[in-house]
RNA sequence: GCGCGCUUAGCUCAGUUGGUAGAGCAACUGACUUUUAAUCAGUAGGUCAUAGGUUCGAAUCCUAUAGCGCGUA
Numbered sequence: 001g002c003g004c005g006c007u008u009a010g011c012u013c014a015g016u017u018g019g020u021a022g023a024g025c026a027a028c029u030g031a032c033u034u035u036u037a038a039u040c041a042g043u044a045g046g047u048c049a050u051a052g053g054u055u056c057g058a059a060u061c062c063u064a065u066a067g068c069g070c071g072u073a
Stems, first nucleotide, its partner, number of pairs: 001072007010025004019056001027043005049065005
């Protein structure tokens, strides 16, 4: 250089044909407990890597760019 893959919450990851973005863990609040832990209930947290395009509608399709990984010379 070329080819392929990945990028979604603080972390690990889902998201089945394009139709209101989710889980577990972590954080916070409350209950319980002498206290902590555990358990139970709840709350908050997202420019879906960036920029364009297609569409009534894009995390999802197309293009470019960036980062990371694998392969190849």